[in-house]
RNA sequence: GGCAGGGUAGCUCAGCGGUAGAGCAGAGGCUUCAUAAGUCUUUGGUCGCGGGUUCAAAUCCCGCCCCUGCUA
Numbered sequence: 001g002g003c004a005g006g007g008u009a010g011c012u013c014a015g016c017g018g019u020a021g022a023g024c025a026g027a028g029g030c031u032u033c034a035u036a037a038g039u040c041u042u043u044g045g046u047c048g049c050g051g052g053u054u055c056a057a058a059u060c061c062c063g064c065c066c067c068u069g070c071u072a
Stems, first nucleotide, its partner, number of pairs: 001071007010024004018055001026042005048064005
């Protein structure tokens, strides 16, 4: 350099045109003499960046940046 996969919550990931989600983590309550465990509630997102298509884009198209693998 070429090809492929990936970038979404603090972390691991789902979501393949129509309300952005789960688990863990964080906060608060219940429980306990107290802690842990358990249980209930809850906070948290410029969806890597810029542009295009569309009534509508995390999702489709183009360019760029970063990560991983293969290859010369």

This is a predicted structure of a 72-nucleotide RNA (transfer RNA) from a Patescibacteria group bacterium.
It matches the Rfam family "tRNA". Rfam classes the family as a transfer RNA. Rfam's curators write: Transfer RNA (tRNA) molecules are approximately 80 nucleotides in length.
NCBI's taxonomy places the organism under Bacteria, Bacteria candidate phyla.
Model confidence (mean pLDDT): 84 of 100.